The prediction has a mean pLDDT of 81. A computed fold for a 155-nucleotide RNA from Paenibacillus lutrae, annotated as FMN riboswitch aptamer (RFN element). The model forms 100% of the base pairs in the Rfam consensus.

């Protein structure tokens, strides 16, 4: 240094202003929001080399680090199903594992190359409750992709 395993902490944002109505943050106009990992030609920055001179910067090349997509790839959550263990029984609950399900992007520009950059337009968002909900309330002081830190067997 790698690292099985274990521990701790962290780990989702958003209805503005109006209209109708007895009643809507749910309808209509408008507004607002974007989990995690990957990819990535943008951005920032360190180092090295070359060139220029005004010796400190500029330009070009190489190399490293950080950052960069709601709609590109994958994952998570909701819901449903199956299996195991467990709660004295159990069709119910809890824990663990597996499976199903799982939304949405185009046009133009630049360029060798972009669904990622720039410009413009568009689209999407579990379940239960309730005047029909991505944004309110609820399951949820839950779960969670994962992130950071710590301990650390063996080789």
């Nucleotide at each position: 240094a790698u690292g099985a395993a274990c521990c701790u902490u962290c780990g989702g944002g958003g209805u503005u202003g109006g209209g109708u109505g007895a009643a809507a943050u749910u309808c209509c106009c408008u507004a607002c929001c974007g989990g995690c990992g990957g990819u990535g030609a943008g951005g920032a920055u360190g180092c090295c080399c070359a060139u220029g001179u005004g010796u400190a910067c500029a330009u070009g090349g190489g190399u490293g680090u950080c950052u960069a997509a709601g709609c590109c790839c994958g994952c998570g959550a909701c819901u449903c199903c199956c299996g195991g263990c467990u709660u004295g029984u159990a069709u119910a609950g809890g824990c663990c594992g597996g499976g199903a399900c799982u939304g949405a992007u185009c046009u133009g520009g630049u360029g060798a190359g972009a669904u990622u950059c720039c410009a413009g337009g568009g689209c999407c968002g579990a379940c239960g409750g309730u005047a029909a909900a991505g944004u309110c309330c609820g399951g949820a002081u839950g779960g969670g992709a994962g992130a950071a830190g710590g301990u650390g067997a063996a080789g």

Taxonomically the source falls in Paenibacillus (Bacteria, Bacillati, Bacillota, Caryophanales). Rfam family: FMN riboswitch aptamer (RFN element). For this family Rfam cites "Regulation of riboflavin biosynthesis and transport genes in bacteria by transcriptional and translational attenuation" (Vitreschak et al., Nucleic Acids Res, 2002). Gene Ontology term of the family: FMN binding.